[in-house]
RNA sequence: GCGACAGGCCGCCUUAUCGCCACGCAAAUGCGUGGAGGAAAGUCCGGACACCACAGCACAGCAUAGCGGGUAACACCCGUCGUCCGUCUUUGGCGGUCAGGACCAGUGCAACAGAAAGAAUGUACAGUUCGGCUGUAGUGAAAUCAGGUAAACUCUAUGCGGUGCAAUGCCAAAUAAACCGGUGCUUGAGGGUUGUGCGCCCGAGCCGGAGGGUAGGCAGCUAGAGGUGGCAGGCAACUGCCAUCGGAGAUAAAUGAUAAGGCCGUUGGAAUUUUCCAGCGGACAGAAUCCGGCUUACAGGCCUGUUUUUUUU
RNA sequence: GCCGACGUAGCUCAGGGGUAGAGUACUUCCUUGGUAAGGAAGGGGUCACGGGUUCAAUUCCCGUCGUUGGCU
Numbered sequence: 001g002c003g004a005c006a007g008g009c010c011g012c013c014u015u016a017u018c019g020c021c022a023c024g025c026a027a028a029u030g031c032g033u034g035g036a037g038g039a040a041a042g043u044c045c046g047g048a049c050a051c052c053a054c055a056g057c058a059c060a061g062c063a064u065a066g067c068g069g070g071u072a073a074c075a076c077c078c079g080u081c082g083u084c085c086g087u088c089u090u091u092g093g094c095g096g097u098c099a100g101g102a103c104c105a106g107u108g109c110a111a112c113a114g115a116a117a118g119a120a121u122g123u124a125c126a127g128u129u130c131g132g133c134u135g136u137a138g139u140g141a142a143a144u145c146a147g148g149u150a151a152a153c154u155c156u157a158u159g160c161g162g163u164g165c166a167a168u169g170c171c172a173a174a175u176a177a178a179c180c181g182g183u184g185c186u187u188g189a190g191g192g193u194u195g196u197g198c199g200c201c202c203g204a205g206c207c208g209g210a211g212g213g214u215a216g217g218c219a220g221c222u223a224g225a226g227g228u229g230g231c232a233g234g235c236a237a238c239u240g241c242c243a244u245c246g247g248a249g250a251u252a253a254a255u256g257a258u259a260a261g262g263c264c265g266u267u268g269g270a271a272u273u274u275u276c277c278a279g280c281g282g283a284c285a286g287a288a289u290c291c292g293g294c295u296u297a298c299a300g301g302c303c304u305g306u307u308u309u310u311u312u313u
Numbered sequence: 314g315c316c317g318a319c320g321u322a323g324c325u326c327a328g329g330g331g332u333a334g335a336g337u338a339c340u341u342c343c344u345u346g347g348u349a350a351g352g353a354a355g356g357g358g359u360c361a362c363g364g365g366u367u368c369a370a371u372u373c374c375c376g377u378c379g380u381u382g383g384c385u
Base pairs, nucleotide, nucleotide: 001309003307004306005305006304007303008302009301010300012262013261014260015259016258017257018256020035021034022033023032024031025030037284041295042294044293045292046291047290048289049164050163051162052161056198057197058196059195061160062159063158064157065156066080067079068078069077070076081100082098084096085095086094087093088092101155102154106153107152108149109148118145123137124136125135126134127133168219169218170217171216179209180208181207182206183205190202191201192200226245227244228243229242230241231240232239233238263282264281265280266279267278268277269276270275314384315383316382317381318380319379320378323337324336325335326334331368339355340354341353342352343351361377362376363375364374365373
C1' cells in the first nucleotide's frame, strides 16, 4: 500500500425560482418563522397515558430461567462463571456463541440398523472369586449409567388483570321511540367483563328481519424516563450535579420539483504524474399518542482495532 | 392505527418429529372404426425464505417476505 473481518459514525451541500403543511401578523394580495429518520419500517418485547370494581378469588393460559448489577420497565444492556466454536506465541491469551433451572416426582418418545432402545441380556473371544460376574468385538446419535431427550408433556421459582389514542371526554348534526317475528320484566333477559366459573355493579329491555338517518368538529397532541457539553462516581451498562438548546403535529394525510455551482463514485477521451473535458450515478426509505429496546432494509464515505499478503528500511 | 389466520405437486387440500401423500390436471399404453367414459403404468415437490433446537425438522422455536380476515 492492498484485501478480509469486527465495532462505531456520517449518510450529499449551497443558492435561486415555483409550489405544499402548520403557526403568527395583516382588511386582502401577501409577509415572517418552523417543517421526517437512523431506521419514521416490522408491530416482536417493555413502559407512560386513558378507560373498565384503583383492578377481587379460583382454574386455565402466557412469558422468563447460572450469578450479580443497570433501568420507569423489559425477552433489552453491562460485568462475571460455565458450555461450545474459531484462532494464536497452547498449564494460557484473544474473539464469537448460548431459550445455560430440573429427566434420583410422574408420563411419553427413540425411524433405520442392531440379539436387545429401557424390556431382556444374545453370540464369539478373554479374564474370573465360577455368580450371566467383568472386559473386548459388533449395530447405532445413544447399549445398565440413578443412560439420553423438557425449542416432549410436565415440575420448580419468579412475573403477568383486560383493552388499546379506532383508549377516553365534550360539542354539533340526524332520527323510525314507527313495522314484522322471537324472548324477558325482580322466579332477572341482557350488559359492564377479560378464555371459563364465582364475586361485584348496572338493569327494562334485548335478539333477529326488512328499512330510514347521521358519519362533522374540538380536546387528548406533543417539553419528554428530552438533546448537547463539562465535572464527579462506577471495570462497564448507567447514575448524579451544573451549564446550555428549543426543533413537525397533518387527518386520506404537507415536508416537493426545476435550474446553476460544488462534493463523492464510476466510464470514456486528452495529457509525462499532477490535471482538464464529456457522460452516467448518489442508497434504504417516509412521521400519525409518546418513549426505551430488539429485528430487518441501506448506494457511498470516514474512523478505530485485529489480521493475510506484497514492497522498503 | 390495532389484533388474528394462512403459505405443501399446474389447481384444491391432507399430513403436527423418522425423510411426502389424496383428488383433479399431465404423459404413455389398453379398449373403440374414431372420440369420450373406463382400465393399467408413469412423471412432476427449494414443503414461501433464512437461522436455531435435535441423532434426525414439512412438523418444534425465532426472524423475514407474501396472501388474507376482523375492529371506529

About this RNA: This is a predicted complex of two RNAs, RNase P RNA and transfer RNA, with 385 nucleotides together. It holds a member of the Rfam family "Bacterial RNase P class A". Rfam classes the family as a ribozyme.